[in-house]
Context: one part of a larger RNA
RNA sequence: CUGGGCGUAAAGGGUGCGCAGGUGGUUAUGUAAGUUAGGUGUGAAAGCCCCGGGCUCAACCUGGGAAUGGCGCCUAAUACUGUCUAGCUAGAGUGUAAUAGAGGGAAGUGGAAUUUCCGGUGUAGCGGUGAAAUGCGUAGAUAUCGGAAGGAACAUCAGUGGCGAAGACGACUUUCUGGACAGAUACUGACACUGAGGCACGAAAGCGUGGGUAGCGAACCGGAUUAGAUACCCUGGUAGUCCACGCCGUAAACGAUGAGAACUGACCGUUGGAAUCCUUAGAGGUUUUAGUGGCGCAGUUAAUGCAAUAAGUAGACCGCCUGGGGAGUACGGCCGCAAGGCUAAAACUC
Repeated sequence: CUGGGCGUAAAGGGUGCGCAGGUGGUUAUGUAAGUUAGGUGUGAAAGCCCCGGGCUCAACCUGGGAAUGGCGCCUAAUACUGUCUAGCUAGAGUGUAAUAGAGGGAAGUGGAAUUUCCGGUGUAGCGGUGAAAUGCGUAGAUAUCGGAAGGAACAUCAGUGGCGAAGACGACUUUCUGGACAGAUACUGACACUGAGGCACGAAAGCGUGGGUAGCGAACCGGAUUAGAUACCCUGGUAGUCCACGCCGUAAACGAUGAGAACUGACCGUUGGAAUCCUUAGAGGUUUUAGUGGCGCAGUUAAUGCAAUAAGUAGACCGCCUGGGGAGUACGGCCGCAAGGCUAAAACUC
């Protein structure tokens, strides 16, 4: 390299959009590039292989043939692929009128709770733990009542519920805005799928500038525990957590399962639609459709399991793997303010 693979053994890119490239529904005509057939030219000689000949044999020498997977040209065929032209509507998309939703951005509003401050009542404890102590408190704490301030998060509803490409999204109102889905029709007429590079998004932590800081809380200071205790437990507490703008670009970014289309025996839930039936108008039954779950047949799998949301069957495209360690490291390059990220070896060793 081929082959074989990628849920868990090595291996699916964190996610999307998309140029090139690869692949591509259906009908007819033309063309004849690919394709197929025939012919012809070329494919040096030597060597290899086959059949002979010559040195007593052989090595060796020598004659003929075959082979030289290939390429050029000519003629013909037209099923398939390509291409030109003209169509079609089953893929894809657009319009109409409905539906559900923590989908996204902005502005405003609300109540519960914690903390602090002010005032009232009130007196000796509070807090914390396995037990304690540090800590707070007669300068009046804790408790309780009233008021004020400020920040952050939104109990119940809440659900193997919903929405989003993923990350993610949960109080309420207004406003701007993306997508999905069911039905009936009308329209466009293959406009499609995938997608190396590229571009965009991307939890938490971290970084820059400026704000904010209630609670929590790396670091840090104390108190305990302990042989020690740079920890687990406790009292405090700075960055941070929050906001705006700009970086970073990584996660067990997980369904450890790339995206899209087709086909394949049943049963039971649940969410959003549509149609229909009965009746007591029910929180009902049936069918269908788009999700989301359970269980299981065939099949598959090393097993576990998966099983119409496939890890089954068949096909087009991308990414990735090739013994363990060294190592996702060094060097180089690109990116970044930095932290670091991306790309990515070898010696050596088992």

Overview: Small-subunit ribosomal RNA, central domain from an uncultured prokaryote, 350 nucleotides, folded computationally. Model confidence (mean pLDDT): 88 of 100. RNAcentral holds the full RNA, with entries from ENA.